[in-house]
RNA sequence: GGAGUCGGCCGGGCAACCGCGGUCCUGAAGUCUGCUGCACACCGUUCAAGGUUUGCGGCGGAGCAGGGCGGAGGAAAGUCCGGGCUCCACAGGGCAGGGUGCCAGAUAACGUCUGGGCGGCGUGAGCCGACGGAAAGUGCCACAGAAAACAUACCGCCCUGGGUUGUCUAACGGCAAUCCGGGGUAAGGGUGAAAAGGUGCGGUAAGAGCGCACCGCGUUCCCGGUAACGAGAGCGGCAGGGUAAACCCCACCCGGAGCAAGACCAAAUAGGGAUCCUAAGGCGCGGCCCGCGUUGGAUCCGGGUAGGUCGCUUGAGGCGUACGGUGACGUACGCCCCAGAUGAAUGGUUGUCCUAGACAGAACCCGGCUUAUAGGCCGACUCCAUUU
Numbered sequence: 001g002g003a004g005u006c007g008g009c010c011g012g013g014c015a016a017c018c019g020c021g022g023u024c025c026u027g028a029a030g031u032c033u034g035c036u037g038c039a040c041a042c043c044g045u046u047c048a049a050g051g052u053u054u055g056c057g058g059c060g061g062a063g064c065a066g067g068g069c070g071g072a073g074g075a076a077a078g079u080c081c082g083g084g085c086u087c088c089a090c091a092g093g094g095c096a097g098g099g100u101g102c103c104a105g106a107u108a109a110c111g112u113c114u115g116g117g118c119g120g121c122g123u124g125a126g127c128c129g130a131c132g133g134a135a136a137g138u139g140c141c142a143c144a145g146a147a148a149a150c151a152u153a154c155c156g157c158c159c160u161g162g163g164u165u166g167u168c169u170a171a172c173g174g175c176a177a178u179c180c181g182g183g184g185u186a187a188g189g190g191u192g193a194a195a196a197g198g199u200g201c202g203g204u205a206a207g208a209g210c211g212c213a214c215c216g217c218g219u220u221c222c223c224g225g226u227a228a229c230g231a232g233a234g235c236g237g238c239a240g241g242g243u244a245a246a247c248c249c250c251a252c253c254c255g256g257a258g259c260a261a262g263a264c265c266a267a268a269u270a271g272g273g274a275u276c277c278u279a280a281g282g283c284g285c286g287g288c289c290c291g292c293g294u295u296g297g298a299u300c301c302g303g304g305u306a307g308g309u310c311g312c313u314u315g316a317g318g319c320g321u322a323c324g325g326u327g328a329c330g331u332a333c334g335c336c337c338c339a340g341a342u343g344a345a346u347g348g349u350u351g352u353c354c355u356a357g358a359c360a361g362a363a364c365c366c367g368g369c370u371u372a373u374a375g376g377c378c379g380a381c382u383c384c385a386u387u388u
Base pairs, nucleotide, nucleotide: 001384002383003382004381005380006379007378008377009376010375012353013352014351015350016349017348018347020071022069023068024067025066026065027064031062032061033060034059035058036057037056038055039054041052042051043050073359077370078369080368081367082366083365084364085258086257087256088255092290093289094288095287097254098253099252100251101250102116103115104114105113106112117131118129119128120127121126132249133248137247138246139243140242141241154189155188156185157184158183159182160181161180162179163178164177165176166175167174168173197215198214199213200212201211202210216238217236218235219234220233221232223230224229262310263309264308265307272301273300274299275298276297277296281295282294283293284292285291317336318335319334320333321332322331323330324329
């Protein structure tokens, strides 16, 4: 200097003017409205109580005016997981169903994260893993190939019987070519992603774990490690391979529905009509059974309302420091308050600086994962080239 890997941050700034929504404060006069005191009058009472209008006050609220302080994201997206919260009754047991799948931890929890093991990719920093079981069983492996599993013999290799032709021999018989059989073989070749474990030596008529050595596989012991696993030493010729993101087996986990949840207030309508079951029944608990609770329900037609308040933002919250831990994270102390709209708020104009602005807008909240992303900055590490 170049090329990479991992982690973190920003995501237009500043100024002026006008304009939005939240919250708090202030406010002379005027507008609307609630409660209340006094006075007059009217209704009412046996008298009271009580009610209504008008006038003069007091205390609020709304509106209006002014001011202070805050006001979309790293993914707010996807709705893929996990919860908090609300309701279903008090959520029990089992089956079915669903989820996860190496070990140990973190966490409210998770299919997330951290560390480690094993496997794969990469020169490397690093990255990825749908990572329990194929000796419980069933299924599948197209085409090609002899054959894809209770395996198989296409070309070959070896032994042997016979026929024909040629040649050698005095002859028996030998050799070569070719044809028809019999027996052995799975080493060599071919096909394929994959073919009776691989390489080498010996052995054999030719071959083969047939034998041996090493590797692979299975298993036993010992050592290290919490463990997954790893190193070593023996034994066994050895169940042919792959596939469980096929069915299945094993281990662990799992109530349901969801803020359009739910609670309250006000108003209006038709405390409407029909059909069915009717306590041995109906309804409720995602499906089924048991069990439990309750005592009325289910379906269809028709009518009314769809307005307001809460839920609604102080949180498993953020930041800083110290300690513990390899780390995820935890503990303690201190500081901070950081959107709550509801047809949906932060926009417009001008000037200037610059990296010239991408993906993109909360709607109950939080922890993750995944996807999209212009440009810029910082840190650590790896490789290559050159120089000293």